[in-house]
């Protein structure tokens, strides 16, 4: 660091609650069965489900980022590839926010000559003078970036040759780029051939690329009962059909809804309707617990997991129940004693230990944290 | 349930364009004054809530976590 197990059982007494059965007019009573977690936590992700809604597109906004699998899905899990770190030299462990720096823009302080195709501080070489105590010193011109210095980083690295002195200037080996071949599902790896020897870092900078995302959420919704109080705004024009009024349908305009904008769609448009403001109800039921469920065996797969067969039903409250006490046993810890080479076994006494409690349900992640076991790694 | 802000010296607040963490009040020494206050002068006081990460470098950027405050329903 990862994984697993436990984190009590039995009986009695009293108390609470859910389901089933029975009695009772009812209040209530009796019997049977069940009654918190590995994190129930944080609300960080993903869904199932419900409504908006009949169902969409684009932009914006947000999220993810190696490859291949798993899964209902995920930013999760598994395996592999690559980079970096530690140890080792057999290879193992850890970590990664792992696409792009030639699509563009931006930043790299101070130091330093110079921080992106930059630059000469000290230097090195050639040359023209001046001077000399003959060691050397000073000025100018030309060449140079191998050496030193600064820095986190200096425009490939090491070595040899070459040169006036140097420089990929040339060569060898690395590094980088290109090419096809081989292996692999792929990321990628291997050997070979060729090449100009040049193309710093930062994207947890803005951004570009690829993929994904409707919104709100059980206090969502659905139903019943009860109760109150209404007010304001809009409802226009036009066409067609028919039995003229009526009625039906369409278009334009207007209002509302679809997270923001646009398109598009839906609803309404005079006896009824839409929207806004204000008031009333904060009651009862339902959602509400059979699930992408759990356990066992076998099989496939490196694994995550998948399939088959068999078995099991394991809280459902509504201000929130699942508790208290006694005894025994088991587990564990402490103390003490005996046996035993040790591991361990037995006996006595005492203690019950950390984090901590469902509220629609699951899959993960993160955090808190007691005891033990196994594997791996470092000191 | 959903959304946002905040934590810096003893106190109240800056620094948030990544490059030495500041100001005022309070505290201490000295000067002045009969003495104190005021005034002047000098000084001290900081793991930027905590843990990790990116980067040469983090108060600032990213992730997690602990407290505090606010909005909607």
């Nucleotide at each position: 660091g990862c994984a697993c197990c436990g984190g009590g059982a039995c009986g009695g007494u009293c108390g609470c609650u859910c389901g089933g059965c029975g009695g009772g007019c009812a209040a209530c009573c009796g019997c049977c069965g069940g009654g918190a977690g590995g994190a129930a936590a944080g609300u960080c992700c993903g869904a199932g489900c419900a409504c908006g809604u009949c169902a969409g597109g684009a932009c914006a906004a947000g999220g993810u980022g190696g490859u291949g699998g798993g899964u209902a899905a995920c930013u999760c899990c598994c395996a592999c590839c690559g980079g970096c770190c530690c140890g080792c030299u057999g290879c193992g462990g850890g970590u990664c926010a792992g696409g792009g720096a030639u699509a563009g823009u931006g930043c790299c302080a101070c130091a330093g000559a110079a921080a992106a195709c930059a630059g000469a501080c000290c230097g090195c070489c050639u040359u023209a003078g001046g001077u000399u105590u003959c060691g050397g010193c000073c000025u100018g011109a030309g060449g140079u970036a191998a050496g030193g210095g600064u820095g986190a980083a200096a425009c490939g690295g090491u070595g040899c040759g070459g040169u006036a002195a140097g420089a990929g200037c040339g060569c060898a080996c690395c590094g980088c780029c290109c090419g096809g071949c081989c292996g692999g599902u792929g990321a990628c790896g291997g050997a070979c051939g060729g090449g100009g020897c040049a193309c710093g870092g930062c994207a947890a900078a803005c951004c570009c690329c690829a993929c994904c995302u409707c919104g709100u959420g059980c206090a969502a919704a659905c139903g019943c009962a009860a109760g109150c109080a209404g007010c304001u705004u809009c409802c226009a024009c036009u066409c067609g059909g028919c039995u003229u009024u009526u009625c039906c349908g369409g278009g334009u305009g207007c209002c509302c809804a679809c997270g923001g904008u646009c398109c598009g769609u839906g609803g309404g448009u005079u006896u009824g309707g839409a929207a806004g403001c204000g008031g009333g109800u904060c009651g009862c039921g339902c959602g509400c617990u059979u699930g992408a469920g759990c356990c066992g065996u076998c099989g496939g797969g490196c694994a995550a997991u998948c399939g088959a067969c068999g078995g099991c039903c394991u809280a459902g409250a509504g201000a929130a129940a699942u508790g208290a006490u006694c005894g025994u046993c088991a587990c564990u810890c402490c103390g003490c004693g005996a046996c035993g080479a040790a591991a361990g076994u037995c006996a006595c006494g005492g203690g019950g230990g950390a984090c901590a409690g469902a509220a629609c349900u699951c899959g993960g992640c993160u955090u808190a944290g007691c005891g033990g076991u196994g594997c791996a790694u470092g000191c | 349930g959903c959304c946002g802000c905040u934590a810096u010296a003893g106190c109240u607040c800056a620094a948030u364009u990544g490059g030495c963490a500041g100001a005022g009040c309070a505290c201490c020494u000295g000067a002045u004054u009969u003495g104190u206050a005021a005034u002047c002068u000098g000084g001290a006081g900081g793991u930027u809530g905590c843990c990790g990460g990116u980067u040469c470098g983090a108060u600032u950027c990213c992730g997690g976590u602990u407290g505090g405050c606010g909005g909607c329903u």
Source information:
This is a predicted complex of two RNAs, RNase P RNA and transfer RNA, with 452 nucleotides together. Rfam match: Bacterial RNase P class A. The family's RNA type in Rfam is ribozyme. Rfam links the family to the GO terms tRNA processing, ribonuclease P activity and dimeric ribonuclease P complex. Its mean pLDDT, the model's own confidence on a scale to 100, is 76.